[in-house]
């Protein structure tokens, strides 16, 4: 200098004017009250006032309500090991497998010998399968050669056909029932032997563990797919802020069905059993009211320092008080600056000047930890590879 990998941050800035929302302070007006004080309205001052994703609603919780009498089935989630966390399908570290020269990235990571199922086409054959081309042995054998004066016999070669052996070589395919070499065979084959790979068993060493390494025995060689159904192991009450609580306000019944012992209806619970509450319930038609407050922002909180830990993260100390709306608030205008691009001009270049255009994704609604998706432009750090120079 170039290429790549990983992580972090900003995402317009400043000023002026006008305009918004909560809270606090003092004040003004009106009403209530014996008073304290309360309610409503108004303007003034001060602090604060959308996000890294506020989006998706895919997970986990806090919180609230029901239940707390369970049991089974169903359903759902997870799937290497260890750790972190309130918890998780998240995060960290490591193991194994795959990709990459590497930094690093990826993984629905237990089981295919419990069972069922699938592997198109091609191919002989796709799970205990299989003979297309080949190779070998035997039989038949047109014809050719040799021999002979000629024919036949003997001898050699032999297209083609039949019977048997074979799975080493070639072919098909994404994938073909271990690999290389030897010996053996009529030709071949783990049928046999050596070495190697895998698998099974036994032992030793390292590691918390997943696993890793080594030695020995065995000829044992049994494809892939479970992100196919399934099997195994572990875990899981339900509903949700439109949860829920308080105050205010209004009310008109009628009909049908069932029931108060033998229990209508309801709850735990999606179903079954079981348990509990229970005197009025369920359905249909019809009428009336629906406003205010709380929940609602002090949190598993932010920031700084320090200690422990490879890390995720945790302990300790200090410090801050950073939106709480409810038809739903932070906007508009102007000027300067910043970043990017373009035309023209100056300049060897770097760069500079005038003008123009553009400046992303996108708005809290109970809160928090994650994951996923979107994002113009810009900044910082670390690591790997290559090239050049010293």
């Nucleotide at each position: 200098c170039g290429g790549g990998c990983c992580g972090g941050c900003c995402g317009g800035g400043c000023g002026a004017c006008c305009g918004c929302g909560u809270u606090g302070g003092a004040c003004c007006u009106g009403g209530a009250u014996c008073a304290c004080u309360c309610c409503a309205g108004g303007g003034c001052c001060a602090c604060c006032g959308a996000g890294g994703a506020a989006g998706g609603u895919c997970c986990g919780g806090g919180c609230u309500c029901c239940g707390c009498a369970g049991a089974g089935c169903a359903g759902g989630g997870c799937g290497g090991u260890g750790g972190g966390u309130a918890a998780c399908a998240c995060c960290c570290a490591c193991c194994c497998g795959g990709g990459g020269c590497a930094a690093c990235c990826c993984g629905c990571g237990g089981g295919a010998c419990a069972g069922u199922g699938c592997c198109a086409c091609a191919g002989a054959g796709a799970a205990c399968a299989g003979a297309c081309c080949g190779c070998c042995u035997c039989c038949c054998g047109a014809g050719u050669c040799a021999g002979u004066a000629g024919c036949a016999c003997c001898g050699a070669c032999g297209a083609g056909g039949g019977a048997g052996g074979u799975a080493a070589g070639g072919g098909u395919g994404a994938a073909a029932c271990g690999g290389u070499g030897g010996a053996g065979c009529a030709a071949g084959a783990g049928a046999c032997c050596a070495c190697c790979a895998g698998c099974a068993c036994g032992c030793c060493g390292g590691g918390u563990g997943a696993c890793c390494g080594g030695c020995g025995u065995g000829g044992c060689u049994a494809g892939g797919c479970a992100a196919a159904c399934c099997c195994c192991g572990c875990c899981c009450g339900g509903a949700g802020c439109a949860a829920g609580a308080u105050c205010a306000g209004a009310c008109a019944g009628c009909g049908c069905a069932c029931g108060u012992c033998c229990g209508a209806g309801g709850g735990c619970u999606g179903c079954u059993c079981g348990c509990c509450c229970g005197a009025g319930u369920g359905c249909g038609c019809g009428g009336g009211u629906a406003g205010a407050u709380c929940g609602c922002u002090g949190g598993a909180g932010g920031c700084c320092g320090u200690c422990g830990g490879c890390a995720a993260c945790g302990g300790c100390g200090g410090u801050c008080g950073u939106a709480g709306a409810u038809g739903g608030a932070u906007g508009g205008u102007c000027g300067c600056c910043c970043c990017u691009c373009c035309u023209c001009c100056c300049g060897c270049a770097a760069g500079g000047g005038c003008g123009g255009a553009g400046g992303a994704c996108a708005g809290a609604a109970c809160c928090c930890g994650g994951c996923c998706u979107a994002c113009a432009g810009g900044c910082c750090g670390g690591c790997c590879c290559g090239u050049u120079c010293g």
The prediction has a mean pLDDT of 76. A computed fold for a 390-nucleotide RNA from Nocardioides rubriscoriae, annotated as Bacterial RNase P class A. The organism belongs to Nocardioides, within Bacteria. It was read from a public genome assembly, where an Rfam model found it.